About this RNA:
Predicted 3D model of a 99-nucleotide RNA (THF (Tetrahydrofolate) riboswitch aptamer). Model confidence (mean pLDDT): 79 of 100. The sequence was found by an Rfam model in a public genome assembly.
[in-house]
Order: sequence, then C1' cells, then structure tokens
RNA sequence: AGCAGAGUAGAGAUAUGUGCGUUAAGUGCUGGAUGGACGGGGAGUUGCCAGACGGACGAAGAGUGAAAGCUUGCGGUACACAUCUCGCAUCCCGCUGCU
Repeated sequence: AGCAGAGUAGAGAUAUGUGCGUUAAGUGCUGGAUGGACGGGGAGUUGCCAGACGGACGAAGAGUGAAAGCUUGCGGUACACAUCUCGCAUCCCGCUGCU
C1' cells in the first nucleotide's frame, strides 16, 4: 500500500413469567419545540430515541360467586428473561488476518 474481516448502543420477532387496562390507560398516527444517543478515537445528518405539551382517531368482553375473589378472553398493553434476526446513515483514523 492492496484485499478481506470483526466489534457497540440499540431495534424487531417468538416463547415463558409477572403485571396493567377492559369505568380505556396504554399502543399506534400526528405538530412545533427541547433534550439525548449513535462500534476503540474524532466528526456527525434531512435519520434514530426520550419525556412533557398540543391535535386527530380508537376497543371485547364473558363465566362463576352473597361478597372478596377466581377462571377464561381481549389490548398493534408494560416489564423481566431466553433464543433468533438486524445493526456504526455517512466520513476520517484505529483493530484483526492475508499479500
């Protein structure tokens, strides 16, 4: 110098467990700001994420019981854990292997 490769945060799917809602919160959609993160180092978007505020939309309960409750559903429901898949927007440098 050339060629090849590895690795993050995180995201998604499935299974299990424990909850929450079913008197509708949550999820999903959306607006303008704010903040944050983005392989080991540096830079970093029109991309990503977060909570708050605003807007539009919107639902599945049933059985049993005197009751508390229990059972079983439902929700693009929350969290934990396991497995699998994807994975630096991009740029520069570095790392590993070969020549």